This is a predicted structure of a 470-nucleotide part of an RNA (small-subunit ribosomal RNA, 3' major domain) from an uncultured bacterium. The full RNA is in RNAcentral, with records from ENA.
[in-house]
Context: one part of a larger RNA
RNA sequence: UGACGGGGGCCCGCACAAGCGGUGGAGCAUGUGGUUUAAUUCGAUGAUACGCGAGGAACCUUACCUGGGUUUGACAUGCGGGGGAAUGGUUUAGAGAUAAGCCAGCGUAGCAAUACGCCCCCGUGCAGGUGCUGCAUGGCUGUCGUCAGCUCGUGCCGUGAGGUGUUGGGUUAAGUCCCGCAACGAGCGCAACCCCUACUGCCAGUUACCAGCAUUAAGUUGGGGACUCUGGCGGAACUGCCGGCGACAAGCCGGAGGAAGGUGGGGAUGACGUCAAGUCAUCAUGGCCCUUAUGUCCAGGGCUACACACGUGCUACAAUGGGCGGCACAGAGCGGAGCAAGCCUGCGAAGGUUAAGCGAAUCGCUGAAAGCCGCCCGUAGUUCGGAUUGAAGUCUGAAACCCGACUUCAUGAAGUUGGAAUCGCUAGUAAUCGCGCAUCAGCAUGGCGCGGUGAAUACGUUCCCGGGCC
Numbered sequence: 001u002g003a004c005g006g007g008g009g010c011c012c013g014c015a016c017a018a019g020c021g022g023u024g025g026a027g028c029a030u031g032u033g034g035u036u037u038a039a040u041u042c043g044a045u046g047a048u049a050c051g052c053g054a055g056g057a058a059c060c061u062u063a064c065c066u067g068g069g070u071u072u073g074a075c076a077u078g079c080g081g082g083g084g085a086a087u088g089g090u091u092u093a094g095a096g097a098u099a100a101g102c103c104a105g106c107g108u109a110g111c112a113a114u115a116c117g118c119c120c121c122c123g124u125g126c127a128g129g130u131g132c133u134g135c136a137u138g139g140c141u142g143u144c145g146u147c148a149g150c151u152c153g154u155g156c157c158g159u160g161a162g163g164u165g166u167u168g169g170g171u172u173a174a175g176u177c178c179c180g181c182a183a184c185g186a187g188c189g190c191a192a193c194c195c196c197u198a199c200u201g202c203c204a205g206u207u208a209c210c211a212g213c214a215u216u217a218a219g220u221u222g223g224g225g226a227c228u229c230u231g232g233c234g235g236a237a238c239u240g241c242c243g244g245c246g247a248c249a250a251g252c253c254g255g256a257g258g259a260a261g262g263u264g265g266g267g268a269u270g271a272c273g274u275c276a277a278g279u280c281a282u283c284a285u286g287g288c289c290c291u292u293a294u295g296u297c298c299a300g301g302g303c304u305a306c307a308c309a310c311g312u313g314c315u316a317c318a319a320u321g322g323g324c325g326g327c328a329c330a331g332a333g334c335g336g337a338g339c340a341a342g343c344c345u346g347c348g349a350a351g352g353u354u355a356a357g358c359g360a361a362u363c364g365c366u367g368a369a370a371g372c373c374g375c376c377c378g379u380a381g382u383u384c385g386g387a388u389u390g391a392a393g394u395c396u397g398a399a400a401c402c403c404g405a406c407u408u409c410a411u412g413a414a415g416u417u418g419g420a421a422u423c424g425c426u427a428g429u430a431a432u433c434g435c436g437c438a439u440c441a442g443c444a445u446g447g448c449g450c451g452g453u454g455a456a457u458a459c460g461u462u463c464c465c466g467g468g469c470c
Stems, first nucleotide, its partner, number of pairs: 008470006015461002019425005026315008034306002042053002064301007073126001077125008087104007107116003128290002131288003137284002139279003142275001144273001149188006155164003168179003194267004199235007209224002213222002238261001241255005317418001321377007333365003338358002342353004384415001389410007431453007
C1' cells in the first nucleotide's frame, strides 16, 4: 500500500423477507460422470463445465475403430526429364478406393522451328498433420460487473515505500452533482450522442387503406388522399412550471399540464484489472514431434453402448380438467434446386394433377392456440396420463438393420403433487397459449425471435449471499 476479520459505521443488488411458479419423486428427451467397448473421437469441470463448442453424427460430417489401398501424395508452388490438347462418354474386375481397356475429341499465336495455357508419368526442393504444449503466444470469449470505480500531469507533504487530489458535509442509479478543503487540472469509465418502442406534425400514396359517390359475390372495379398502415424528415420531456423541504446549493417530496415525468420502457455499449480462467479442434502462430506415416483415399462399424449417479428440459398426475361440434381475434418472419393455392384420392401421415399464383405490403407458407357458445364425462388409476410393445403404412434420401421423422389400428406402464435441499421472477414481468426463423435432403421437448391472455407481493434490511465507500 493492499487483502482479510464469526471488528465498527454508511449504502446497494430478486441477496433475504413478502408473494407466484417450479426443480428434487414418475415416464421420456438431452448433456455429463462412470462403466463397457475394437472404437464408444476431442475439448468444456465450483460460482464462470454438464439442451456447452454442436445453428441439427444414417453415408458424408468424422477428428475414433476394424479391414483394404497409397507414398511428391487429397491440396500449393519451383526446377529438370518424358508423354499427351483440354474434356466428355462407356466396358470389365472389385465392398469401394482403384486397376485395366474402348470410343469421341486434337487448343491459341506462327509458313515453320517453337512459345503459351492445361493434363499425366518419373525425379528433386517440398507438401500434409483435428499430433503435443492455451503454463511459450496473437486473436476471440467467460467472470467479478453495467459494479462505480481505475489512474495521470504539475504542485504540496513524507528520509522513504507512499500520501494528498479520490478524504469530509449533503445528494445521486452513478467518482452524479453541490459545498468545503494544499491542492489545481486532466484521462479511461458513468451519463449523453446510436437503434427499437410509446404521442404527434409535414411529405409521399402502391401491392396497403375505404369516409363520402357509383359498382360488386368480394376494396371487386371506377374513384379518393380523409382514416389505418407503410417509411423518410421533424416536433415533443428539460425538474421547464407551481408549492413545500433543503444551506440562498446540489437535490428530494407533492402537484399541474401532458401520449409519456423525473434515466418513460427495452437494446447495443463492459474502465484499470482478476482468475498462468477457456480456446494450439474456427483461425493465426514459436518450439517439439510424425514423414511408405501421427499424412492421405475407401468400405463397414462407432460417436446412438448401459448395473448406475448428477445437471438441464418436456409430458403428466387431472374437473380452473379431458373429449366432440360450432364461432372469433395476432405479430414477427420465410419462399426460385423455393413457397405452393384449388381440384381429385386416402380414416390419416400423405400422394396425384393443367400444377393457378408468386423473386412477393400483390401470391403462398397461414384454419394461430389458449378463448367464447353448446353437449358428454362425475373423482375412478378413470373418457386422467401417455411410456412401452405388436401390426400395417407415409415421406426424405443411392441407402432408414445397427440409427430418422411422422400416420393409423391395437397395447395401455410409472405417475394421485414429490424427503433433505434448491431455482426463477418486481409488470405487460411471472405464469400460461400458440406462431415463425436459423441449422437442414430428412430429423427440435434445444436455441433465437414473435405476438395472445395476464397476476400476486415488497412491512422492512436483523439474518444468508455478492458488491461499493470510510